[in-house]
Molecule: Bacterial large signal recognition particle RNA
Organism: Dehalococcoidales bacterium
RNA sequence: CUGUGAUAGACGGGGAACUAGCGGUGCCCUGUACCUGCAAUCCGCUUUAGCAGGGUUGAUUUCUUGCCAGCGGUCCUUCUAUCCGCGGGACUGCCUGAAUUAAGUGGCGUUGAAGGCUGGGCCCUGCGCGGCAGAGCGCUAUGAAAUCCGCCAGGUCCGAAAGGAAGCACCGGUAAAUAGAUGUCUCUGGGUGCCGCAGGAAUACCUGGCCUGAGCAGGCUGGUGCGGGCAAGCCGGGGUGCGGGAACAAAGGCGAGGGCACAG
Numbered sequence: 001c002u003g004u005g006a007u008a009g010a011c012g013g014g015g016a017a018c019u020a021g022c023g024g025u026g027c028c029c030u031g032u033a034c035c036u037g038c039a040a041u042c043c044g045c046u047u048u049a050g051c052a053g054g055g056u057u058g059a060u061u062u063c064u065u066g067c068c069a070g071c072g073g074u075c076c077u078u079c080u081a082u083c084c085g086c087g088g089g090a091c092u093g094c095c096u097g098a099a100u101u102a103a104g105u106g107g108c109g110u111u112g113a114a115g116g117c118u119g120g121g122c123c124c125u126g127c128g129c130g131g132c133a134g135a136g137c138g139c140u141a142u143g144a145a146a147u148c149c150g151c152c153a154g155g156u157c158c159g160a161a162a163g164g165a166a167g168c169a170c171c172g173g174u175a176a177a178u179a180g181a182u183g184u185c186u187c188u189g190g191g192u193g194c195c196g197c198a199g200g201a202a203u204a205c206c207u208g209g210c211c212u213g214a215g216c217a218g219g220c221u222g223g224u225g226c227g228g229g230c231a232a233g234c235c236g237g238g239g240u241g242c243g244g245g246a247a248c249a250a251a252g253g254c255g256a257g258g259g260c261a262c263a264g
Base pairs, nucleotide, nucleotide: 001264002263003262004261005260009057010056011055012030013029014028015027020046021045022044023043024042034054035053036052037051038050063257064256065255066254067253068252072248074246075245076244077243080241081240082239083238084237086236087235088234091233092232093230094229095228096227097226099224100223101222103221104220105219107216108215115211116210117209118208119207120206121205123200124199125198126197127196128195129193130192132189133188134187135186136185137183139180140179141178142177148173149172150171156165157164158163
C1' cells in the first nucleotide's frame, strides 16, 4: 500500500411542556435518517440515564470532536402602536334624583303682597227643640157555644091561686185577643236635622272685619353643593407588533482524530 474478517460506532436532531433529573409516546421546528412491543389518569431508567427483542451497515465522504453558522421556538425588557363582552372609579365629561338659590323668564299683587289681631263655618261633646221608627195609652170595628155582666120571649120548677125561683136563645155591653185608621198624649232609640244654646279642640281648609304698606311664590331655563348611575377621556392589567438582550439550537460549511486480527 492492497485484500479479507470481525468489533467500536451509526441507522436522525432540536424546542416547549411534563419530570427530582434523563429519555420516550404526544405537540411544534428542521429534514429524510431500520422494524416490532410498552407508554400521558403515562412508559422505562438513574448522572454511564428509555427498557426488551430483531435487522442493515461497519473503520469510514458515512464515526467522534473543535470552530463558524443560524431555520426555529422559549424567556427578559425600554419607548411606542394596537386589541380586550378584563379590573378601577379620585379627576374631566355625560345622564339623572331630591334639596337649595332667585340671575333670566313667566304668574299673583295698591281693585292691597307678606305679617298681625279678631269673628264664624268645618271637627268633638253636652243640653234643648223638631222629625223618623217602635211600643204603650186613647178612638173605631170584630169579639165568650161554656167557665163574664145586664135584660131575659118561649119553655121549666115551686105553689090551690096570687105570685115567686132558676134560667136557654135573642138583644145590649164587657175581658183576653185581632184588625183598622188616627192623635193637644207618654216612654224608648239613632251615623236623624242647611235648627237653637253652651263648652272644648285645633290652624289644616273656607269665609267676614280691622291694622299695616310692597312684596310673594318657586312653574320653565340657569347656578350651587349632596346623592345615584355611565365609563367616552383617564389609571391599571393582560395579549400582540416594532426594537434590544439572554440562553438553547436543526440543516449546512471549514478543520482535526480515525483502532484490532489475518494474509499478500